[in-house]
Formats: sequence, C1' cells, structure tokens
RNA sequence: CCGGGCGGCCUGGCGAUCGCAUGGCCCGCCAUGAGGAAAGUCCGAGCAUCACAGGGCAGGGUGCCGGCUAACGGCCGGUGGAGGCGACUCCAAGGAAAGUGCAACAGAAAUAGACCGCCGUCCUCGGACGGUAAGGAUGGAAAGGCGAGGUAAGAGCUCACCCGCGGCCCGGAAACGGAACCGCGCUGUAAACCCCACCCGAUGCAAGGUUCGAACAGAGGCAAUACGGCGGCCCGUCGUGCCUCUAAAGAGACCGCUUGAGGCGUGCGGCGACGCGCGUCCCAGAUAGAUGAUCGUCCAACGACAGAACUCGGCUUACGACCGCGCCGGCAGC
Repeated sequence: CCGGGCGGCCUGGCGAUCGCAUGGCCCGCCAUGAGGAAAGUCCGAGCAUCACAGGGCAGGGUGCCGGCUAACGGCCGGUGGAGGCGACUCCAAGGAAAGUGCAACAGAAAUAGACCGCCGUCCUCGGACGGUAAGGAUGGAAAGGCGAGGUAAGAGCUCACCCGCGGCCCGGAAACGGAACCGCGCUGUAAACCCCACCCGAUGCAAGGUUCGAACAGAGGCAAUACGGCGGCCCGUCGUGCCUCUAAAGAGACCGCUUGAGGCGUGCGGCGACGCGCGUCCCAGAUAGAUGAUCGUCCAACGACAGAACUCGGCUUACGACCGCGCCGGCAGC
C1' cells in the first nucleotide's frame, strides 16, 4: 500500500422569523418537545381485569455446560461440531444400546442380501442345487478399514496395526478431553411419531378505575292550597305535575400517563455479561392526536432509514457517514 476480520461512535451544526403541543406564572412571556431503530409486534417482564384448593391429562414452548439477569427463546465465558490459509464466523447441539415409522430413484438386496463373479456337487454341457460378502455393479449410505494366516472358494474365522463405541482409570466445577487394559463392531433419520428434563391460566391501557347525566322508559314517594319562567317584591300573566332511585346518549370529563429493573459521571469487584457504592440530572405525554416551515451560513450533501401513543429488557429487519485495533493475509522497501 492492497484485500479482509473485529469493535466503537454519530444520526447534520449555528443564527433569524413564523407556527404547533405541554407545563409554569407576573396572562403574554418563559421553559421543554421523537429514534437508533420510535419500525416488525417475534420473545420476556411490570401493571390491570377475570379465573384459580392440590394433583394429573391434553396442548404449547425450551433443549451442550457454567454464569448474568426481575425475567427471557436474551447476553457473557467455555465445550463439541462445521466453514475459512488466517484473523475470525456460524450451529434448535438432549435421547436412535426404549418402541414404532420412513429411506424416493437406482440396485439382487436398505437391516436386510446371491444379480454378475468365485468354489463344490450333479447332469440332458448350459443349466440346477448348495457354499461364499474377497472382487464387479447400484447408491448419500452395502455388514469397521487394511495386510497376513487360513480355506474347495471365502469370511474378525484367527492374528498384527488402525478407526469407532462402551467400561475402568486420570484431568476438569461441568459440558467434555485423554493414554494403557478389557469387552464389542452397533446404517441414517427425532425442524417423523415418540421418550426424558424444565417452563407456561386467559386477555391487553379502547386494560381498568372515578365522575357528570340529554332524551325515552320503569319503580317508589309527595302534592293538587304545588312547582317553574317573566320580575327587586306583591298582584298579574305564561307554562308544567314534582322529588328520589334504576337505567342511559355523549369515542363526555378526570385518573391510569410517565420518576423508571431511569440517564450521565466516577470509584471498586469480576476475563466478561454484570453487580455494588458515591455524586448529579428530570428528559414528550397527545386523544383527531404537537414535535414543523422559510431564509442565511458551514460541510461532498435542497441530507439516508424513518414519526412516540401504558412502560421497560431483548431479538430481528431498514439505512447514511466516521473512527480505532500491540487483529489476519499478500506485495514492495529498509
């Protein structure tokens, strides 16, 4: 320098004018006003209403080990496997030695085997019967691989070496890893049924609560000398039954609603996720739903993806730039 790998950070800045929402008060001024994903609504919680003795069945989910967390299908650190020269990345990764199913096509045969070949016997001389998994052929997969012995031909039938599984032993907290020895040679598939372990009540803030009570209707009570309007009052005049309860229009009003497993800084513990202490800050809260527009200026840029609706922790997806690495590979020079 080129090509990669990993990690971090930002999400246009400043000024002027106009406008919108919320809050405050001195009532026309001041303060504050979207995101890293506010998104998809895929997980996990808080909160709320309903249901619920306990246990089980059904159904759903999770699935290597240890840790973190309020919790999780998330995160961190390991183990094993896969990919890459490598930095590094990815993985629903329990059980197939409980049972059942399935394995298309090809192939004789797919858990079991004789199509060709080889060997033996028989005979009508190219067939029948039997033995045989060493060789050929098919397939993703063919009876553990290879060599020797052995045999009629062969075969873990026997032996040496190697591979794999189980036991024993050693290391590790565990997943798991590792020699010798002993035993064995077992197809694959569980995002097929199934088995094992653990978890799960349902519905979502239009949850849910408080409150006002138009019109109609119903029930009870009171009054006919009542009640209401005009009016300062009386007279007068006009109108009407009145009160309480039930029920109920109004997307009515208010609460829920934003101070929270909260942000920032710092110290300590931990490899890390994270935890603890101290200091400091208050940072949208609408209900037809505010957060914008114009101009000037800086930069390569009339700024990419995109707009809160109860809140929080994650995941996933979309998208524009910038920075770092005592990370990797290659080339060249010293």
The RNA shown here (Bacterial RNase P class A) has 334 nucleotides and comes from Candidatus Limiplasma stercoravium. RNAcentral holds the sequence, with entries from ENA. Of the family's consensus pairs, 95% are formed in the model. The source organism's lineage runs through Bacteria, Bacillati, Bacillota, Clostridia and Candidatus Limiplasma. A source record names the gene rnpB.